RNA sequence: UCUUCAGGGUGUGGUGAAAUUCCCAAUCGGCGGUAUAGUCCGCGAGCCUUUUGCAUAUUCCGUGCAGGGCAGGAACCGGUGUGACUCCGGUACCGACAGUUAAAGUCUGGAUGGAAGAGGA
Numbered sequence: 001u002c003u004u005c006a007g008g009g010u011g012u013g014g015u016g017a018a019a020u021u022c023c024c025a026a027u028c029g030g031c032g033g034u035a036u037a038g039u040c041c042g043c044g045a046g047c048c049u050u051u052u053g054c055a056u057a058u059u060c061c062g063u064g065c066a067g068g069g070c071a072g073g074a075a076c077c078g079g080u081g082u083g084a085c086u087c088c089g090g091u092a093c094c095g096a097c098a099g100u101u102a103a104a105g106u107c108u109g110g111a112u113g114g115a116a117g118a119g120g121a
Base pairs, nucleotide, nucleotide: 001121002120003119004118005117010025011024013023014022026106027105028095029094030043031042032041033040038093039092046070047069048068049067052066053065054064055063056062075091076090077089078088079087097109098108099107
C1' cells in the first nucleotide's frame, strides 16, 4: 500500500381502545488490556465544532479527514489460587440515537453505512 472479516437477543402470557415499548416470564452480551470480564482500565457506534488544522486550484458555502468537545450504563458476597471486581458457587444489576395509537437492549430506521480492531498478501 492492497485486501478479507468485524453484534447477539421475545412471547398464540396479562391489562388495555391501543403496548413484541407497561406488568409477568424469557433472552442477549462488540474490540484491546489484565488469571478467562456486558458491570475493572481503555476504545468503538451517536451528536457538536460560528473561536483549530489539512484537502477539495483560489474566496464563500458545502463536503471529507484529523484534532477538540459533549452525551450514554451496571457487582457484590463466599470459595480456589502466588495471582481472579475476570475462574467456580450464589444473589444482583445495566443497556446510544430517532421512530411508534402506549414508555423499547430484543420491533422499525439511519445502516447494502461507519468502526474499535482481527487476519491475509

The prediction has a mean pLDDT of 80. This is a predicted structure of a 121-nucleotide RNA (FMN riboswitch aptamer (RFN element)) from a chicken gut metagenome. Its Rfam family is "FMN riboswitch aptamer (RFN element)". Rfam describes the family as follows. The RFN element is a highly conserved domain that is found frequently in the 5'-untranslated regions of prokaryotic mRNAs that encode for flavin mononucleotide (FMN) biosynthesis and transport proteins. The RNAcentral record of the sequence draws on MGnify.